Predicted 3D model of a 564-nucleotide part of an RNA (large-subunit ribosomal RNA, domain I) from a Phycisphaerae bacterium.
Context: one part of a larger RNA
RNA sequence: GGUGCGUGGUGGAUGUCUAGGCGUGAUGAGGCGAUGAAGGACGUGGUAGGCUGCGAUAUGCCCAGGGGAGCUGUCAAACGAGCUUUGAUCCUGGGAUCUCCGAAUGGGGCAACCCGGCAUCACAGUGCAAGCUGAUGGUGUCACCGGCGGCUGAAUGCAUAGGUCGUCGGGGCUAACGCAGGGAACUGAAACAUCUCAGUACCUGCAGGAAAGGAAAUCAACCGAGACUCCGUCAGUAGCGGCGAGCGAAAGCGGACCAGCCCAAACCGUCCCUUUUUGGGGCGGGGUUGCGGGCGUCAAUCAGGAGUUACAAAGGCUUCCGGCAGCCGAAGAGUCUGGAAAGGCUCACGAUACAGGGUGAUAGUCCCGUAGGCGACGUUGGCAGCCCUCCGUUACGUUUGACGUUCCAGAGUAGCACGGUGACCGUGGAACUCCGUGUGAAGCUGGGGGGUCCACCCUCCAAGGCUAAGUACUCCAUCACGACCGAUAGUGGACAAGUAGGGCGACUGAAUGAUGAAAAGCACCCCUAUUAGGGGAGUCAAAAGUACCUGAAACCACGCACCU
Numbered sequence: 001g002g003u004g005c006g007u008g009g010u011g012g013a014u015g016u017c018u019a020g021g022c023g024u025g026a027u028g029a030g031g032c033g034a035u036g037a038a039g040g041a042c043g044u045g046g047u048a049g050g051c052u053g054c055g056a057u058a059u060g061c062c063c064a065g066g067g068g069a070g071c072u073g074u075c076a077a078a079c080g081a082g083c084u085u086u087g088a089u090c091c092u093g094g095g096a097u098c099u100c101c102g103a104a105u106g107g108g109g110c111a112a113c114c115c116g117g118c119a120u121c122a123c124a125g126u127g128c129a130a131g132c133u134g135a136u137g138g139u140g141u142c143a144c145c146g147g148c149g150g151c152u153g154a155a156u157g158c159a160u161a162g163g164u165c166g167u168c169g170g171g172g173c174u175a176a177c178g179c180a181g182g183g184a185a186c187u188g189a190a191a192c193a194u195c196u197c198a199g200u201a202c203c204u205g206c207a208g209g210a211a212a213g214g215a216a217a218u219c220a221a222c223c224g225a226g227a228c229u230c231c232g233u234c235a236g237u238a239g240c241g242g243c244g245a246g247c248g249a250a251a252g253c254g255g256a257c258c259a260g261c262c263c264a265a266a267c268c269g270u271c272c273c274u275u276u277u278u279g280g281g282g283c284g285g286g287g288u289u290g291c292g293g294g295c296g297u298c299a300a301u302c303a304g305g306a307g308u309u310a311c312a313a314a315g316g317c318u319u320c321c322g323g324c325a326g327c328c329g330a331a332g333a334g335u336c337u338g339g340a341a342a343g344g345c346u347c348a349c350g351a352u353a354c355a356g357g358g359u360g361a362u363a364g365u366c367c368c369g370u371a372g373g374c375g376a377c378g379u380u381g382g383c384a385g386c387c388c389u390c391c392g393u394u395a396c397g398u399u400u401g402a403c404g405u406u407c408c409a410g411a412g413u414a415g416c417a418c419g420g421u422g423a424c425c426g427u428g429g430a431a432c433u434c435c436g437u438g439u440g441a442a443g444c445u446g447g448g449g450g451g452u453c454c455a456c457c458c459u460c461c462a463a464g465g466c467u468a469a470g471u472a473c474u475c476c477a478u479c480a481c482g483a484c485c486g487a488u489a490g491u492g493g494a495c496a497a498g499u500a501g502g503g504c505g506a507c508u509g510a511a512u513g514a515u516g517a518a519a520a521g522c523a524c525c526c527c528u529a530u531u532a533g534g535g536g537a538g539u540c541a542a543a544a545g546u547a548c549c550u551g552a553a554a555c556c557a558c559g560c561a562c563c564u
Stems, first nucleotide, its partner, number of pairs: 001563009015549001016514002020485002022482007029474002031173002039101003042055003046079002049075003061095006070083003106115003116142007123134004144170009177208001178206005188195001192242001218225002229256005239247002260466003263410001267285007290444001292408002294405007302397001304391004315387004320382005326374003332347005348365002350354001356368003415439006422432001425451001446461005501508002521548001524536004
C1' cells in the first nucleotide's frame, strides 16, 4: 500500500406515507367596470415580520337567518387585556364604510405623488344685519367621445360649421371558444422560383354565452329533394398539381336537432312642406309570393286565435321545483396480549346506514359521516298557471276562391371588359362567388342557374332584414370518480412560489415534505477554551433528541486476518 470481514462516521438512496397536483364526468355559471373594475401601493392587531382578512367605522360595523359553548385568523408559542347563555366566536343572505394609484376622468405627473376652480360646511376676523374677507381642513363637483333633443350662432342673405345646455350610452379588464380586416417565414419539394408550410403563427377590430350561418335567383337530373348548423359516410373518391412535392371536394345516404317570419313597392287614409309639377316627406292600414300581391266585379266563410328566443310588447301575482347556511340520523360489552385495542377469544345488536375518513395497531355498533328523512328571514334560477298583451267579433272586417285589369315586386344593380380573389379548380375549354376600375340592362311575353357557348328542357326569383335548437370552449363554482403521480414524480410551485436568485430590459426562474400517540422537546449533576459537544440522571413502547421515521451506496476512520 492492497484485499476481505467487522464496527462506526458521512451521505440521503430505498420503503411506507400525503397536506399538493393530473385527468374525466355531471350540474351550474359564462362575465366584472364611471354606483370607479381587474390589478396594486400604503395602512390596519396590546406586543406584529410574512400570509390571510379588512380600509381612517380598517384581523372589522349594522340587520335578518342558522348555530349552541366557548372565543380574540395563520406561521406560532408566550404574556397581557378582554368578549360570551342579555347567545359570543363561527356559517349564510342583505346593507354600511371602503385611504391612494389604476380606464382614472378637474390640471399635471417619473403609478400609488404634486397643484387648482366652483359650491357648501367648520374655524377666525369684521359688520346692527344681510353679508364680506381669510391660513387650514371636511364634503360635493369640474375629462373626452358618440346618439338624441333644445338654445345659440360666423365668414355669408337663408343656412351651415362652431359654441353651449339637458339626457342616455361608451371607454378598461378578462382563460379558451367565435366572426371579420391584415398576414409571414423556417420547413417540404431531398437544391429552388410556381407550389408547400397556410390563410397556419402573429397583429388588429368587434361580439356572445355561445358566435357564425339560415328559410333557395339552392341542389338535382328528366327521378326528385326542400332553411341553416354539427357528426358519420361518400372518399383519400371526383378532381387539382414544376401532373413534382403534395393538395383534395360536393351531391347523395345515415344521424343530432328542428321553426319559421318581417319589411320595401303597388293601392287606401291622414298630417306637413313646397305650391314649379304627373312633386316630396312623416305616420297608419295594406302586402311579402314563383303565377304572388294591389285594384275592380262576383261568390263562399267565420267566433275564436296567438304571445314574451324571431314573427308587436311590458309588467305583476301565485303554486311547485332547485341553488346559496343548516338539522335529525340505528346498533357492544367482557376478557387476553400490548405503551396504547379498533387485533385474538367469548357472547350480543343495527342495517333503506358494511361509501369513506378519524381515533395511541386492523372499529357496521367511539367520533365525523353514510342510507333515509327534514329545512330558509332573505336572495337567486327554472317549469307552469292566472292577471295581462295583440288580432278579430256583423262588416270599408277575417279567411278563401273565380274572372277581369296590367298598377307593383329591392339599379349605377345584374351583365360585360380589364385586373384580382375564393373554392378540388395553379388560366385552363373555366362556368360559379366576392372585390377594384370602366361600361351598363330587362320589368313577368321579365330575370338567374343547370361548369365555355347555343337550342330544347328542368329549376329557382338576386340586388332589404330577423330567427331558437342541435355545434365550439372552460378563467370560474359545487359534487362524484380514477388498472393517474407520490416529493429528481405529480403543476414551475405539497414548504416564503411566480417566492429567492439572474437580467438595463423584454423576460427568466429554482431548492427545501415526515421526532413522537402525546412535547412528555432531556429538571438536576459532571467534563470543558464552549450559547459547541459529550458522560450520567430523567421522559418515552423505543431516543425516535428539533442536524430528529427507515437510513442503501460512493467516501472516511478504527479493529482483526491475509497478501506484497
Its mean pLDDT, the model's own confidence on a scale to 100, is 84. NCBI's taxonomy places the organism under Bacteria, Pseudomonadati, Planctomycetota, Phycisphaerae.